[in-house]
RNA sequence: CGCUUCCUUGCUGGAGAGAGGCUUCAGGCAGUUUGAAGCCCACCGAAGGAGCAAACCCGCGUAACGGGUGAAUCUCUCAGGUAAAGCGGACAGCAGGGGCCGC
Numbered sequence: 001c002g003c004u005u006c007c008u009u010g011c012u013g014g015a016g017a018g019a020g021g022c023u024u025c026a027g028g029c030a031g032u033u034u035g036a037a038g039c040c041c042a043c044c045g046a047a048g049g050a051g052c053a054a055a056c057c058c059g060c061g062u063a064a065c066g067g068g069u070g071a072a073u074c075u076c077u078c079a080g081g082u083a084a085a086g087c088g089g090a091c092a093g094c095a096g097g098g099g100c101c102g103c
Base pairs, nucleotide, nucleotide: 001102002101006098007097008096009095010094011093012092013091018041020040021039022038023037024036025035026034027033042082043081044080048078049076050075051074055069056068057067058066059065
């Protein structure tokens, strides 16, 4: 100095799904009110987590079969979430920093 990739910082964009029921506590003069927690039912997938296809490896003379490794925006829904706002948010874009590699 440069490419790819990884990590990271700032900014921008960023979806889905019940203002569900019961109980307790707190706020409130009070109410079919507000908030928090627990339980139950329904639902969502884009923090995190889990599962595997091809392929590869091992066992068996080959094959079949068995075992192991094995990605995702796919699948599951443990966790998380389900009016708006806020928070969070995979991922994407822009601008930096660091690492690896090459010269």